Predicted 3D model of a 353-nucleotide part of an RNA (small-subunit ribosomal RNA, central domain) from an uncultured archaeon. Its mean pLDDT, the model's own confidence on a scale to 100, is 88. The full RNA is in RNAcentral, with records from Greengenes.

[in-house]
Context: one part of a larger RNA
RNA sequence: UUGAGCCUAAAGCGUCCGUAGCCGGACCAGUAAAUUUUUGGGUAAAUCGGGCAGCUUAACUGUCCGAAUUCCGAGGAGACUGCUGGUCUUGGAACCGGGAGAGGUCAGAGGUACUCCAGGGGUAGGGGCUAAAUCCUGUAAUCCUUGGGGGACCACCAGUGGCGAAGGCGUCUGACUAGGACGGAUUCGACGGUAAGGGACGAAACCCUGGGGCGCAAACCGGAUUAGAUACCCGGGUAGUCCAGGGCGUAAACGCUGCAGGCUUGGUGUUGGGGAUCCUACGAGGGUGCCCAGUGCCGGAGUGAAGAUGUUAAGCCUGCCGCUUGGGGAGUACGUCCGCAAGGAUGAAACUU
Repeated sequence: UUGAGCCUAAAGCGUCCGUAGCCGGACCAGUAAAUUUUUGGGUAAAUCGGGCAGCUUAACUGUCCGAAUUCCGAGGAGACUGCUGGUCUUGGAACCGGGAGAGGUCAGAGGUACUCCAGGGGUAGGGGCUAAAUCCUGUAAUCCUUGGGGGACCACCAGUGGCGAAGGCGUCUGACUAGGACGGAUUCGACGGUAAGGGACGAAACCCUGGGGCGCAAACCGGAUUAGAUACCCGGGUAGUCCAGGGCGUAAACGCUGCAGGCUUGGUGUUGGGGAUCCUACGAGGGUGCCCAGUGCCGGAGUGAAGAUGUUAAGCCUGCCGCUUGGGGAGUACGUCCGCAAGGAUGAAACUU
């Protein structure tokens, strides 16, 4: 000496499930693989330690003794790890209870607006902009009104509110279905943690097939603006946006913060559940305070380069995985795998600085 790191400097896989591996709760007994110790054998040379000697000394070299590691045999120890047997309930799981929720899938129903069609009224403009024009309108528009059709969306409630692993989820009703929280004098009894490979899910866009198409709107066509205007603004407008079934597999997929467990001053909101207590018009009511779980704000110690973070840690520890190692070249080339394609995944080097 046997690395340092990953919120913002390079670096946490988009998320979850899970195989191998690695790691693993409390108690008792056994065993002795591993560990440790004693002893015997073995242990090339160089090296290393000590004595002596040779080069004038030294380095260096020679010689003698010793040390040391891996190895084999025999004996001892029994704390820790392992293995075997037994027991336990705190981890985990199951069950029960009453509740919360935009969790998911499917079906049905509704609402305003928009748009189209038809009827009635009504007449010269409407629309749009900084200003205009393109555009619509005498085959009667805009506007008012009645009826009908269509597709998309779901105002207010709405809340650093809720649910979900993430992506995400918001009108109402029903069916099916999943998960978490709380409470339990219930059951099992370590069944657990993480997770290379692997699998599943995964916004928007895009692709394929078949529907649908109101509004919006890449591309595109006009009108303006301008020196120009392949833009910003205006009038149109096709893919697409919507539905069903497949594919793609990426995002500033962000908390730019992997998962799990334990420990470490506090204050104050809010959501769900459970006790306590007071009030009560006895209501699934109201007030106060406590516990558990979530979600915010502030902040102490600590940490941090600072910003900040701070029991929802970026503090103090443990286990496991992923990733980083100057900038550019480059997430490129080549190869391989996947994909209908677009492309995705893996992923260099020369060279340059």